[in-house]
RNA sequence: CGCGGUGUAGUCCAACGGCAAGACGCUCGACUGAUAAUCGAGAAACGCAGGUUCAACUCCUGCCGCCGCGACCA
Numbered sequence: 001c002g003c004g005g006u007g008u009a010g011u012c013c014a015a016c017g018g019c020a021a022g023a024c025g026c027u028c029g030a031c032u033g034a035u036a037a038u039c040g041a042g043a044a045a046c047g048c049a050g051g052u053u054c055a056a057c058u059c060c061u062g063c064c065g066c067c068g069c070g071a072c073c074a
Base pairs, nucleotide, nucleotide: 001070002069003068004067005066006065007064010024011023012022018054026042027041028040029039030038047063048062049061050060051059
């Protein structure tokens, strides 16, 4: 430098173009003599900027980060 993939709570991982789900973790409560476990409730997320559309996490373009392959290289 080229090609392909990828980017969603603190972490992992879903989501036909139409209310962003779940697990772990966290907070509060219940339970217990207490802790753990268990149960209930709650907070917390779409990399950035444009475009298309009535409507974009989703489609398109550019940029940025990460991963893989290839090329270049004294």
Annotation
The prediction has a mean pLDDT of 84. The RNA shown here (transfer RNA) has 74 nucleotides and comes from a Pyrinomonadaceae bacterium. It matches the Rfam family "tRNA". Its family is annotated with triplet codon-amino acid adaptor activity in the Gene Ontology. It is annotated as a transfer RNA. NCBI's taxonomy places the organism under Bacteria, Pseudomonadati, Acidobacteriota, Blastocatellia, Pyrinomonadaceae.